[in-house]
Context: one part of a larger RNA
Parts: sequence; C1' cells; structure tokens
RNA sequence: UUGGGCGUAAAGCGCGCGUAGGCGGCUUGGCAAGUCGGGUGUGAAAUCCCGGGGCUCAACCCCGGAACUGCACCCGAAACUGCCUAGCUAGAGUCCCGGAGAGGAAGGCGGAAUUCCCGGUGUAGAGGUGAAAUUCGUAGAUAUCGGGAGGAACACCAGUGGCGAAGGCGGCCUUCUGGACGGUGACUGACGCUGAGGUGCGAAAGCGUGGGGAGCAAACAGGAUUAGAUACCCUGGUAGUCCACGCCGUAAACGUUGUGUGCUAGGUGUCGCGGGUAUUGACCCCUGCGGUGCCGCCGUUAACGCAGUUAGCACACCGCCUGGGGAGUACGGUCGCAAGACUAAAACUC
Repeated sequence: UUGGGCGUAAAGCGCGCGUAGGCGGCUUGGCAAGUCGGGUGUGAAAUCCCGGGGCUCAACCCCGGAACUGCACCCGAAACUGCCUAGCUAGAGUCCCGGAGAGGAAGGCGGAAUUCCCGGUGUAGAGGUGAAAUUCGUAGAUAUCGGGAGGAACACCAGUGGCGAAGGCGGCCUUCUGGACGGUGACUGACGCUGAGGUGCGAAAGCGUGGGGAGCAAACAGGAUUAGAUACCCUGGUAGUCCACGCCGUAAACGUUGUGUGCUAGGUGUCGCGGGUAUUGACCCCUGCGGUGCCGCCGUUAACGCAGUUAGCACACCGCCUGGGGAGUACGGUCGCAAGACUAAAACUC
C1' cells in the first nucleotide's frame, strides 16, 4: 500500500470562521466530457495460457491459436455523473411578531464577611493542635460596641436548571451587542454540507510595562512530628491571585465520543415557546416544536455499555492510529522577550 480501525485497547485537531478541493434537492430541453455498445488500427518478438510436435522423459526447444485486460480514431446510446438552458420549493436564507437566558463588552451602585486604623467598655490571657510550640498580649491583646480605610468575592435564590462554538459565564442597575428558540404568513430560489492550507478565539500557570494588594498563598523562615521530615499539621510570609495594555497557546481543553443530513419501539422528569380543552384565573389533562436528564426494545459492542442527545442503519467531507521503550525526545525549521510551543525522527533495546 491493500485492508482494518479511532467512548474505555494505538487513534477525533481545544473550539470556531473560512480558501482551494471533495460532495450535493425536485423537474424540462440540449450537448455528449465521464459512462456503455459496436467497428477499425495498433498493442514487436520472447514470456504466461490452450492445442500439437522435437530431444528415450522432463527441464528445454519448435509450430499454431488465444491473450496482451491498454491507447487512438470512427459510428451509435442518453439512464446515471458532468456542462449549458428553462423552471420548482421540501434544503438553506430573509422579513414580521413573541417570550426565555450567569451569552459578550463598558460604566455605575449595594450589602454581608475578613484584615487594618481610631475611639469606648473591659482584664489576663488569646491563638493554635492529636497534644504542643513558634506567634500575639499588662506599652492592655482576645471578647464586645461605635466610627473609618481598602481590596477581593458575591451567601440564600441555585436546580438533576439556564446561556455560549469551545475555553467559559452567577449580587443589582444602565448603555452597547452576538446567538438560539417559538409562531404566522410573505419573499429569495439550491444561494447547501465539509473543509488541506489560512485565520480568529482559547482555563490555569507563566512573561513584559504600569497600577493595586484585604484575604489567600508557591518560594522562604520558624514551631512541631519523625530514625530523618528539604513533607503532611501549626505560626508567619514574598511572587502570584486583582486592574489596564501586550505576549504565551497549553490542559484529564473530557461526553476521553469531529461536523452535517436522513432513517430506526416505547416510558418518565425538567427548561423555553405554541395549539387544544377547562377555568374568574394560575393549575390539571391532550398535543406540536426546540433544549437538557434518566430508564429501556430492536440493533450494536470484546465486554462494560450505547440505545431518537446513538457507540443503531446509511451517506458526505475532514482529522487521526498502525507493538512497548528510546520519545512527544534529538536534529532542522517556524513561532516566542523568555519559559517554551508546533512540526518530528533514528541508532539501540524488549
């Protein structure tokens, strides 16, 4: 390579947008590139295959046939693919109405708590632990009351809930802004799907410059524990955690499950919107669409399990895997301020 695979055995890019490319709904007419049929030429000989023959046989050799699955041209077919043409509305999209939401950005505001400062009350302890000690306290701590400062995070609501492509998003208000969903008709008329490269977003930590710093807390110091204790426990504590701007580009970035479309028993909960029924009304009951859970048949799976949110049945496109170690390493290249990231071997070894 062929083939087989990718939830857990090796394997789905962290996620989007999108270029090339690949693939693409229903119908009309045309063309005939693909496709199919026929013909002609060519496809050297040898070889292979079939038949016959020659060396005593065979290998080998000779003769004949077939074949050489290909290419070119000509004639023909028009279902399918393609191209052109004319149309359609079931895919896709636009408009209108409606409600839901921690979706994003900016600005402002609020209360609880911790810490610190000032003042009052008050006196000998407080703190901490398995027990202690380091530590704080008669220069008045802890406790308690009043006042003030500052930073960070938003208890209850809270959900098995919601939103977002993913990362992720949670006090309240305002402004700006993205998407999804439901309903009803009207409109465009295949405008679609995927997506190598590319490009953007991307937790935490980390980096640069400037700010901020309450609590927490790598490093660090001390106290304990211990044979030791560079730990677990305790007292402190600096980067950092926060903000602005700029980098980094990783993760158990996980549903360890790429995206899209169609099809394939049911039951039950919940979120959003609608229809019917009912009612004064919210409920209840029946039902449609979209999301999110649980259970479960067929089917599938090595099993576990999955099972209309598929890991079932199919199609389209992309990514990836190919024994373990060496190694996600070396070298080279690209990117980065650096840390490093991406790409990615081999010797050797089992």